[in-house]
RNA sequence: GAGGGAUUAGCUCAGUCGGUAGAGCAUCUGCCUUUUAAGCAGAGGGUCGUGGGUUCGAGCCCCACAUCCCUCACCA
Numbered sequence: 001g002a003g004g005g006a007u008u009a010g011c012u013c014a015g016u017c018g019g020u021a022g023a024g025c026a027u028c029u030g031c032c033u034u035u036u037a038a039g040c041a042g043a044g045g046g047u048c049g050u051g052g053g054u055u056c057g058a059g060c061c062c063c064a065c066a067u068c069c070c071u072c073a074c075c076a
Stems, first nucleotide, its partner, number of pairs: 001072007010025004019056001027043005049065005
C1' cells in the first nucleotide's frame, strides 16, 4: 500500500423484512440465610465508533474517516 472482518450497557455478545434497543455476567436494592457464599425478586445503566447521505422512518442501506484483528504485497 491492497483486500476482508469487527465496533451495540462496565464486560462478553444477540438484534429476523428498515418500524418502541435486548440477553447473560457484573453493579445496586430487597427477600432468604446464624454469617458469608449460593439462591429468589426487582432496579439502575445506551451519542448503536465518528461525521455525512438516502428514507415518512436507520443499530440495520450508501459514502468518508477512526480504532482493532486477519490475509497479501513492499521494505529490512
This is a predicted structure of a 76-nucleotide RNA (transfer RNA) from a Candidatus Omnitrophota bacterium.
The source organism's lineage runs through Bacteria, Pseudomonadati and Candidatus Omnitrophota.
The sequence was found in a public genome assembly.
The coordinates come from a structure-prediction model, not an experiment, and the mean pLDDT is 81.